[in-house]
Context: one part of a larger RNA
RNA sequence: AACGAACGCUGGCGGUAUGCUUAACACAUGCAAGUCGAACGGACUUGGUGGCUUCGGUCAUCAAGUUAGUGGCAGACGGGUGAGUAACACGUGGGAACGUACCUUUAGGUUUGGAAUAACAGUUGGAAACGACUGCUAAUACCGGAUAAUCCCGAAAGGGCAAAGAUUUAUCGCCUAAGGAGCGGCCCGCGCUAGAUUAGAUAGUUGGUGGGGUAAUGGCCUACCAAGUCUAUGAUCUAUAGCUGGUUUGAGAGGAUGAUCAGCCACACUGGGACUUAGAUACGGCCCAGACUCCUACGGGAGGCAGCAGUGGGGAAUAUUGGACAAUGGGCGAAAGCCUGAUCCAGCAAUACCGCGUGAGUGAUGAAGGCCUUCUGGUUGUAAAACUCUUUUAUCAGGGAAGAUAAUGACGGUACCUGAUGAAUAAGAUCCGGCUAACUUCGUGCCAGCAGCCGCGGUAAUACGAAGGGAUCUAGCGUUGUUC
Numbered sequence: 001a002a003c004g005a006a007c008g009c010u011g012g013c014g015g016u017a018u019g020c021u022u023a024a025c026a027c028a029u030g031c032a033a034g035u036c037g038a039a040c041g042g043a044c045u046u047g048g049u050g051g052c053u054u055c056g057g058u059c060a061u062c063a064a065g066u067u068a069g070u071g072g073c074a075g076a077c078g079g080g081u082g083a084g085u086a087a088c089a090c091g092u093g094g095g096a097a098c099g100u101a102c103c104u105u106u107a108g109g110u111u112u113g114g115a116a117u118a119a120c121a122g123u124u125g126g127a128a129a130c131g132a133c134u135g136c137u138a139a140u141a142c143c144g145g146a147u148a149a150u151c152c153c154g155a156a157a158g159g160g161c162a163a164a165g166a167u168u169u170a171u172c173g174c175c176u177a178a179g180g181a182g183c184g185g186c187c188c189g190c191g192c193u194a195g196a197u198u199a200g201a202u203a204g205u206u207g208g209u210g211g212g213g214u215a216a217u218g219g220c221c222u223a224c225c226a227a228g229u230c231u232a233u234g235a236u237c238u239a240u241a242g243c244u245g246g247u248u249u250g251a252g253a254g255g256a257u258g259a260u261c262a263g264c265c266a267c268a269c270u271g272g273g274a275c276u277u278a279g280a281u282a283c284g285g286c287c288c289a290g291a292c293u294c295c296u297a298c299g300g301g302a303g304g305c306a307g308c309a310g311u312g313g314g315g316a317a318u319a320u321u322g323g324a325c326a327a328u329g330g331g332c333g334a335a336a337g338c339c340u341g342a343u344c345c346a347g348c349a350a351u352a353c354c355g356c357g358u359g360a361g362u363g364a365u366g367a368a369g370g371c372c373u374u375c376u377g378g379u380u381g382u383a384a385a386a387c388u389c390u391u392u393u394a395u396c397a398g399g400g401a402a403g404a405u406a407a408u409g410a411c412g413g414u415a416c417c418u419g420a421u422g423a424a425u426a427a428g429a430u431c432c433g434g435c436u437a438a439c440u441u442c443g444u445g446c447c448a449g450c451a452g453c454c455g456c457g458g459u460a461a462u463a464c465g466a467a468g469g470g471a472u473c474u475a476g477c478g479u480u481g482u483u484c
Stems, first nucleotide, its partner, number of pairs: 001483003005480005012356006018349002020314001025312003029309003034073003039070002042067011080267003090191006098184003103180008111145004120135006151160003165172002193239003200230003205227008242264004246257004269290005292303004320346001322345003328342001329340004359389004369380004394421006403411001428473005433454003439468005449456002
């Protein structure tokens, strides 16, 4: 000098930041990922018109709305945590053998058919979770035929591959091919903690050929062949650790560190596995095993806060089960819009930094009281009182934004402005032997105690305890811890 700090005493206000460093311990409850009816068939509600009517309704049709299901896109982003990882994980500089939904550019196409299935209806099983059978139906869901190049295979000849419609008539889509942008996968050089009381390690191991696999290179996998490969310039093993931009300290070199913010990585109860997808460590998806918790009619089921709040526990220690989508951004949608604990705000905490205040002027009889005293006086001390002012702050009253404009303001009647009242509402903490700014008296008597170091205390202690006085910081002050 610094801090994501804690503890003790004290505490007026505002602004801006920050706030589980420990148990990657377990979690009650609520919310955190939906959206599209302009893809689809139903169902329901309301209203209009017409028919019938036993005046209760019912049938047909039109319009508006709602949505359980099919279907599309998004749930791979955003948010959290740092357990693992000493590694091409990260940083930096290169590389070639790749992928890419949405966006964008260009060229061409968008033809003709079919069979199902959920919803629904009926029957039925189960305590529940959830099913089973029969029947009906639609699509931008699924499957054929046609067409086919600057696409794919092939040396060539030749062979092969697609599509989906909707509508309010403006458009929005769909398929193929070639680019772009952004994003991602892969490879390499260099850099990146400690230990030798860890010296040898390695058989898919190192290389080659054929084959397989992948979007793609490659022992990535496999068969065969060769016997290599790494290592005192520290392999292997062990321990510790997410990495970086940065932060902190320092004149610098360097040291320490990696909270908040930003980039990358890894993880999502523990361990495996694949599916879907343009894309998967798939946090709020699936399957299996395990531990734990819950429900059960004992047959069987359900769950995963290292999302935001919140609870228990651990701990010296860390906040509200708040408001809003107004702004910024994201998902879906043609749009209106819906969703968004991302985000923006508010609440709590002197946790940090910054700013402001707790009054100003005059005032000597140097009042009273306290303390000291050589008993004359000194000091507290212009301090108080008293008089004259001011009103930041405070309280009350009135007005009242920008942020967002075509309209929409959670914050918020907030910030800010004006007026009224009245010194009114507002000072402590540590220290005073030297280092180190600041001294006397009383008490105690190697006791009680102090202490960062030196050291104080055994009868006159400036070092213990108290008082008076003083010094330093100040809404803080001191102590402890850690780093330079």
Small-subunit ribosomal RNA, 5' domain from an uncultured Alphaproteobacteria bacterium, 484 nucleotides, folded computationally. The coordinates come from a structure-prediction model, not an experiment, and the mean pLDDT is 85.